[in-house]
RNA sequence: GGAGUCGGCCGGACAACCGCUGCAGCGUGCGCGCGGCAGAGGAAAGUCCGGGCUCCACAGGGCAAGGUGCCAGGUAACGCCUGGGCGGCGCGAGCCGACGGACAGUGCAACAGAGAGUAGACCGCCGAUGGCCCCGAUACUUUCGUGUUGGGGCACAGGCAAGGGUGAAACGGUGCGGUAAGAGCGCACCGCGAGUCCGGCAACGGACCGGCACGGCAAACCCCACCUGGAGCAAGACCAAAUAGGGAAGGUGUGCGGCGUCAGCCGCACGACACGCGGCCCGCGUGCCUUCCGGGUAGGUCGCUGGAGCGCGGCGGCGACGCCGCGUCGAGAGGAAUGGUUGUCGGGGCGCGCCAGCGCUCGCACAGAACCCGGCUUACAGGCCGACUCCCCUU
Numbered sequence: 001g002g003a004g005u006c007g008g009c010c011g012g013a014c015a016a017c018c019g020c021u022g023c024a025g026c027g028u029g030c031g032c033g034c035g036g037c038a039g040a041g042g043a044a045a046g047u048c049c050g051g052g053c054u055c056c057a058c059a060g061g062g063c064a065a066g067g068u069g070c071c072a073g074g075u076a077a078c079g080c081c082u083g084g085g086c087g088g089c090g091c092g093a094g095c096c097g098a099c100g101g102a103c104a105g106u107g108c109a110a111c112a113g114a115g116a117g118u119a120g121a122c123c124g125c126c127g128a129u130g131g132c133c134c135c136g137a138u139a140c141u142u143u144c145g146u147g148u149u150g151g152g153g154c155a156c157a158g159g160c161a162a163g164g165g166u167g168a169a170a171c172g173g174u175g176c177g178g179u180a181a182g183a184g185c186g187c188a189c190c191g192c193g194a195g196u197c198c199g200g201c202a203a204c205g206g207a208c209c210g211g212c213a214c215g216g217c218a219a220a221c222c223c224c225a226c227c228u229g230g231a232g233c234a235a236g237a238c239c240a241a242a243u244a245g246g247g248a249a250g251g252u253g254u255g256c257g258g259c260g261u262c263a264g265c266c267g268c269a270c271g272a273c274a275c276g277c278g279g280c281c282c283g284c285g286u287g288c289c290u291u292c293c294g295g296g297u298a299g300g301u302c303g304c305u306g307g308a309g310c311g312c313g314g315c316g317g318c319g320a321c322g323c324c325g326c327g328u329c330g331a332g333a334g335g336a337a338u339g340g341u342u343g344u345c346g347g348g349g350c351g352c353g354c355c356a357g358c359g360c361u362c363g364c365a366c367a368g369a370a371c372c373c374g375g376c377u378u379a380c381a382g383g384c385c386g387a388c389u390c391c392c393c394u395u
Stems, first nucleotide, its partner, number of pairs: 001391010012345007020039004025034003041366001045377002048375005053232004065228005070084005085099001086097004100223002105221002107217002122164002124160003129157002131154010172190006191212001192210002195208005236302004246293006253270007273287005309328008346364001347362006
């Protein structure tokens, strides 16, 4: 100098004017006026996991259903994080992994292929041994012939699984020896193992041993271990009109006069509401009126932001994280505020220019709280910092 890996952080700055939400202050003629302070994010997003909180349900245990799945730790908890193991990728820093169990049982493997799981022989190799044929030697025999033995042939019995071929996958791989040809048949290395010992909390690793018995699929059913009640702030709690409906008690009208604490009370006169209980009276019920009670709607208040909070420091731990001390308070709306218009600087894009720079243009990444936290995932113009790796050059 170039190419990369990992981690952390920022993601416009300042000012003016006009608005919005919240909180307190002053003045007031209670209508309001005046100034003050605070006011989106790293993802507020997707709503995918986990918790707090609230209401409902619930003795305990089991079944079912769903989820998680190498090991150990962290945590309120997790499907998250940290450390480690194993496998894969990369020269490397590093990155990625549904990564428990295939001696519990059941099942699956299309097509091709001889054979798809204690399988199999299509082509092929061999044919030592046995069989058959030919040639020779030799023994016995009168001959026919029989026996022994050597050589050659056939591929009949049979042997083999090395090679070819099929397939995603063919009952270990490569090499040497061995053999009639072959074969873990023997040996070396690699692989495998449910064996022994050692190391490790464990996952697992190492050494020795064993000639190999034991193929794959559990994102097939299943087995094992662990976890899980349901709904969600429109949860839920409180106050509480009008109208309608529910319950209880009381009462039945009109006029005049008087008293009064203005709610009503007393006297007199007239008159005794409607319907039902067969006609009448009493009584009862319903209607009507008054008062009270309770549920509930609109509306209002709370929940509602001080919390597994944030910052700094110390200690313990490889780390995630924990403990202690000091400091600090950073939105709380709810038809839903956090906005708009400008100026200066900064930034992006385009063009011009030898450079310095100039001109034009763009409000300028992704996005926007809604009960609160911990995660994951996804989006993101541009930029900053730290640690590390590889290559080239120079000294």
Molecule: Bacterial RNase P class A
Organism: Sinimarinibacterium thermocellulolyticum